[in-house]
Context: one part of a larger RNA
């Protein structure tokens, strides 16, 4: 010299683009972050609307003036049927991605070459096949009851694409047992037998949309090996499911993954085992390179989700915004219980040298759900705030000797500041004030935003500091102090004429920065 997720100090005009808790994986008030189908299902509510039943009774007609007859409106029941309706329950898919964060983790965690003849994969896509007849339930609803809640408990009524039997069964699992071809050892394809196992309706604009079973692809995942991944020998022996076999259990699979017996191995100076430290990478920084360092943004892959510990559902967690159990800690109670979990996004309190709005909006891009209209989506798009970075532009051009005036300084002539000002002439890029006004959107739909440009207007006006000046190192005099205040990066200055402290004039260097600390090369 470069660099930084930076921080202090002094200063600080616009703008694009980028970036922001490196500490305490501390604890959180309060609001949003995962919904969504009525084209799977019944029951309520609302509005509207068929019809019918009692009621109210205006007009009208007759009238023996007491009535009769007609029946319009209006509200009620029941009932038919309709909705871009409304919120609960049933049931489906999604909550397993998106999003945060790095606390374990030196390990098949990553990386990077490979294998699965030992595997799995909702939703998509391709083929073939196929959708036949029943059943009992339950929640919602009503009613009774228990609790301060939270939650319940009993009775009774219904539906389904909820749920269970039957009937088909090519083809597919499973058990038993043959043949045949191959190969890498258990074994792998293929044919042929015996038992055994599914399905479901709905809407329809009749075009489809659904459901099941088999193959098969795509995308996603699991496991397994070679190699390679930080320090310490002032860690030298470690290990008992240890290490291998045989039989089983267990899964999607393979395997001491578990468990019964039975052998006595297995790992180590080519660093086992402790211990300490760390997420890993593709980048990133530097550096001619080789190398060194470092893993913030952004992208992959992993681990977590207050702390440990479990399964259940499902294709798929052993599940951040599900369950259970325990611990801790915080809150509610009627003391009998109970309830939470921001390392999502604003926030707030703490620590800390130190990091931001409780902002809009689904318009665009992607995701969930739907047939679609749509509805959700603190992902995302964007706006706000910090010179934190990088990049652009501005503080104004031109001319102007009386070298003004002021300040420094003198050897008192004079030198410098200095064309610098001023004054004369021009110009408006920022920023202001009007006026127009986008593209991102495809037919419609724009949060950004009346923003981005554009266009005119007036005025030099509103817009410079910071560090240094003794060598390195560019850049010097004066005055104060007097080994005293103080300076310092190394060398080393100040003890009475200091170019090295301090102050001013002046000059050097960078410039909306600039010096210092930390860290890296």
């Nucleotide at each position: 010299g470069g660099a930084u997720g930076a921080a202090c100090g002094c200063u600080g005009g616009c703008g694009g683009c980028g970036u922001g808790c490196u500490u305490a994986a501390c604890a959180c008030a309060u609001g949003c972050a995962a919904g969504u189908c009525g084209a799977g299902c019944g029951a309520a509510g609302c509005a509207c609307u068929u019809a019918u039943c009692a009621c109210u009774g205006a007009u009208u007609a007759c009238u023996u003036c007491g009535g009769u007859a007609u029946g319009a409106u209006g509200a009620g029941a029941u009932u038919u049927g309709u909705g871009a309706c409304u919120g609960a329950g049933c049931g489906g898919c999604g909550g397993a991605c998106g999003g945060g964060u790095g606390a374990g983790u030196a390990a098949c965690g990553c990386g990077u070459g490979g294998g699965a003849a030992g595997c799995c994969u909702g939703c998509c896509c391709u083929g073939a096949u196929c959708c036949g007849g029943g059943g009992g339930a339950u929640a919602a609803c009503a009613g009774u009851u228990g609790g301060a809640a939270a939650c319940g408990a009993c009775u009774g009524c219904u539906a389904a694409u909820a749920c269970c039997g039957c009937a088909u069964a090519a083809g597919c699992g499973c058990a038993c047992a043959g043949a045949a071809u191959c190969g890498c050892a258990u074994g792998a394809u293929u044919c042929a037998g015996u038992g055994u196992g599914a399905a479901a309706a709905a809407c329809u604009c009749c075009g489809g949309u659904g459901g099941a079973u088999c193959a098969g692809g795509a995308u996603g995942g699991u496991c397994c090996c070679g190699c390679g991944u930080c320090c310490g020998a002032u860690u030298a022996g470690c290990c008992a499911g240890u290490u291998g076999g045989c039989g089983g259990g267990g899964u999607a699979a393979c395997g001491g993954c578990c468990c019964a017996c039975c052998a006595a191995a297995g790992c180590g100076a080519c660093g086992a085992u402790c211990g300490g430290u760390a997420g890993c990478c593709g980048a990133c920084c530097u550096g001619a390179g080789a190398g060194g360092g470092u893993g913030a943004c952004c992208g992959g892959c992993c681990a977590c989700a207050u702390u440990g510990g479990g399964a259940c559902u499902g294709a798929g967690a052993c599940a951040c915004g599900g369950c259970c159990c325990a611990a801790a800690c915080u809150c509610c109670u009627a003391c009998g219980g109970g309830a939470g979990g921001c390392a999502g996004c604003a926030g707030u309190g703490g620590g800390g040298a130190a990091u931001a709005u409780u902002g809009c909006a689904c318009a665009a891009u992607g995701g969930g759900c739907g047939a679609a209209a749509g509805c959700c989506u603190g992902a995302u798009g964007c706006a706000g705030c910090g010179a934190c970075g990088c990049c652009g532009c501005g503080u104004g051009a031109g001319u102007g000797a009386a070298g003004a005036a002021g300040u420094a300084u003198u050897u008192c002539g004079g030198u410098a500041u200095g064309u610098a000002a001023a004054g004369c002439u021009c110009u408006a890029u920022c920023a202001g004030c009007a006026g127009g006004g986008a593209a991102g959107a495809a037919a419609a739909u724009g949060a950004c935003g009346g923003u981005a440009c554009c266009u005119g207007c007036a005025c030099a006006a509103g817009a410079a500091g910071c560090c240094c000046c003794g060598g390195c190192u560019a850049a010097c005099u004066a005055c104060g102090u007097g080994c005293c205040a103080g300076c310092a990066g190394c060398c080393g200055c100040g003890g009475u004429a200091a170019u090295a402290c301090g102050u001013a004039g002046g000059g050097g260097g960078c410039g909306a920065g600039c010096g210092u600390u930390g860290u890296c090369c």

This is a predicted structure of a 521-nucleotide part of an RNA (small-subunit ribosomal RNA, 5' domain) from an uncultured bacterium.